[in-house]
This is a predicted structure of a 72-nucleotide RNA (transfer RNA) from Candidatus Kaiserbacteria bacterium RIFCSPHIGHO2_01_FULL_58_22. Rfam family: tRNA. Its family is annotated with triplet codon-amino acid adaptor activity in the Gene Ontology.
RNA sequence: GCGCGCUUAGCUCAGUGGUAGAGCAACGUCCUUACACGACGAGGGUCGGGGGUUCGAUCCCCUCAGCGCGCA
Repeated sequence: GCGCGCUUAGCUCAGUGGUAGAGCAACGUCCUUACACGACGAGGGUCGGGGGUUCGAUCCCCUCAGCGCGCA
């Protein structure tokens, strides 16, 4: 330099055009002398940045950035 893939909650990841989810973590309550385990509850997101298509975009297109793999 060229090609391909990835970027969504603190972490690991779902979500193929119609109001964004799970597990774990953290927090609160219960349980315990206390901790752990367990039960219950509530919170946490400009969906990497910008632009476009569409009535409507996490999803489709373009561009930029970062990361990874392959080729040279």

Annotation
Lineage of the source: Bacteria > Bacteria candidate phyla > Candidatus Kaiseribacteriota.